[in-house]
Two RNAs folded together computationally: RNase P RNA and transfer RNA, 457 nucleotides in total. Model confidence (mean pLDDT): 76 of 100. It holds a member of the Rfam family "Bacterial RNase P class A". By type it is a ribozyme.
RNA sequence: CAAGUGAGCUGGGCAAUCGCUGGUCUUUGCACUAGUGGCAAGGGCUGGAGGAAAGUCCGAACUCCAGAGGGCAUAGCGCUGGGUAACGCCCAGGUGUCGUGAGGCAACGGAUAGUGCCACAGAAAAUAUACCGCCUAAGUUCUUCUUUGAAGAGCCGGCAAGGGUGAAAUGGCAGUGUAAGAGACUACCGCGCACAUUGGUGACAAAGUGCGGCACGGUAAACCCCGCUUGGAGAAAGACAAAAUAGGGAAGUGCUUUUUCUUAGGAAAAACGAGGCUGCCCGUCUUGAGCUUCCGGGUAUGUUGCUCGAGGCGCUCAGUAAUGAGCGUCCCAGAUGAAUGAUUGUCCAAGACAGAAUUCGGCUUAUAGGCUAACUUGCUUC
RNA sequence: UGGGGUGUCGUCAAGUGGUAAGACACGGGCCUUUGGAGCCCGCAUCCGGAGGUUCGAAUCCUCCCACCCCAGCCA
Numbered sequence: 001c002a003a004g005u006g007a008g009c010u011g012g013g014c015a016a017u018c019g020c021u022g023g024u025c026u027u028u029g030c031a032c033u034a035g036u037g038g039c040a041a042g043g044g045c046u047g048g049a050g051g052a053a054a055g056u057c058c059g060a061a062c063u064c065c066a067g068a069g070g071g072c073a074u075a076g077c078g079c080u081g082g083g084u085a086a087c088g089c090c091c092a093g094g095u096g097u098c099g100u101g102a103g104g105c106a107a108c109g110g111a112u113a114g115u116g117c118c119a120c121a122g123a124a125a126a127u128a129u130a131c132c133g134c135c136u137a138a139g140u141u142c143u144u145c146u147u148u149g150a151a152g153a154g155c156c157g158g159c160a161a162g163g164g165u166g167a168a169a170u171g172g173c174a175g176u177g178u179a180a181g182a183g184a185c186u187a188c189c190g191c192g193c194a195c196a197u198u199g200g201u202g203a204c205a206a207a208g209u210g211c212g213g214c215a216c217g218g219u220a221a222a223c224c225c226c227g228c229u230u231g232g233a234g235a236a237a238g239a240c241a242a243a244a245u246a247g248g249g250a251a252g253u254g255c256u257u258u259u260u261c262u263u264a265g266g267a268a269a270a271a272c273g274a275g276g277c278u279g280c281c282c283g284u285c286u287u288g289a290g291c292u293u294c295c296g297g298g299u300a301u302g303u304u305g306c307u308c309g310a311g312g313c314g315c316u317c318a319g320u321a322a323u324g325a326g327c328g329u330c331c332c333a334g335a336u337g338a339a340u341g342a343u344u345g346u347c348c349a350a351g352a353c354a355g356a357a358u359u360c361g362g363c364u365u366a367u368a369g370g371c372u373a374a375c376u377u378g379c380u381u382c
Numbered sequence: 383u384g385g386g387g388u389g390u391c392g393u394c395a396a397g398u399g400g401u402a403a404g405a406c407a408c409g410g411g412c413c414u415u416u417g418g419a420g421c422c423c424g425c426a427u428c429c430g431g432a433g434g435u436u437c438g439a440a441u442c443c444u445c446c447c448a449c450c451c452c453a454g455c456c457a
Base pairs, nucleotide, nucleotide: 001378002377003376004375005374007372008371009370010369012347013346014345015344016343017342018341020048021047022046023045024044025043026042027041028040029039030038032035050353054364055363057362058361059360060359061358062234063233064232065231069282070281071280072279075229076228077227078226079093080092081091082090083089094108095106096105097104098103109225110224114223115222116219117218118217131163132162133159134158135157139155140154141153142152143151144150145149171189172188174186175185176184190214191212192211193210194209195208197206198205199204238304239303240302241301248295249294250293251292252291253290256271257270258269259268260267261266272288273287274286275285276284277283297456298455299454311330312329313328314327315326316325317324318323348351383453384452385451386450387449388448389447392406393405394404400437408424409423410422411421412420430446431445432444433443434442
């Protein structure tokens, strides 16, 4: 200098004018029950979108469902250790794999627990088998030749080396062996299993010994097995107050039985039915008249939940890091038809994606440009 | 704001791992003097988009996109 790698930060600035909206202080007017209050209008000061506010994909807080108990199912997760309120997230590591490298990626438990599937092609797709091919040693039939016998052809057979099929075909290579062959046998390489040793918290790694001729391929984002977790609904949750009245109509399904006591009204117990505990069962609670659906009608306001929070910023300490602890300091949107805008001037690098709605922690997706430090590879020069 | 669902040819749609059925419509041909009817043939390079698992994906998984539906009180 060029090409890259993974991090962290930023996401137009300044000024003026006119608006919108939350809070707070204050002025004036109005009404009354006469006050730190209500209503209306105005003024001052001050706060006013994001890194993703988005998708609503995970995890929680909070609230309600009966303080929601046991079992099964369902669903989710899946190398190890750590972090965290929690997580499917993050950090560090292991293994595998990709890259010359810095580094990237991994749904990364189990395929000898069982079941299923593997189209077409192919002999054969997981259990055994042979289309082309190789071989006629043994058995048997026939032919030829001059006999003992030899040669040839066929049958019954042997083989899995080679060819061929496929996404995938039962280790590689050399030798021995044989009729031909083959881990059938041997050496080396590779693979699997077991054992103990060393290092590590661990996943795992290293080197070693022994066994196995290598034995049962792939698929679990197929069912499933193993381990762990798991009740439902969600701020239109929920609480308080008010308003509204056609508390209407129709359909469906129901309004049970026995015993005991009784002051004759009823009560208690058991069974049965219905409803709830938001998949099912057990268990338990309520109830003995309601429950469900449809049609039609009315109403749809106020207060609260609501923003101080697993909060932000700075420093120190612990830790490789994620993160945690301590101290100091700050208050930073809270609407409910829903604010955060418009115009002008000016500067530069000429402004991307995009707009809060109960609140946090993550993930994912969208995103022009700029800044910071670090690392890798190649070339050149000293 | 919260919850639920759908996406396959122009339209309606079948298909739940192994060549994307079918109907209507559309295009061409035959028949007819011509049209209609009838008969024959054709019509999905991409199953909303992207990525992954698998030998193989409309189908299984993940992330996006578009569209549709539901909601308080009287009760």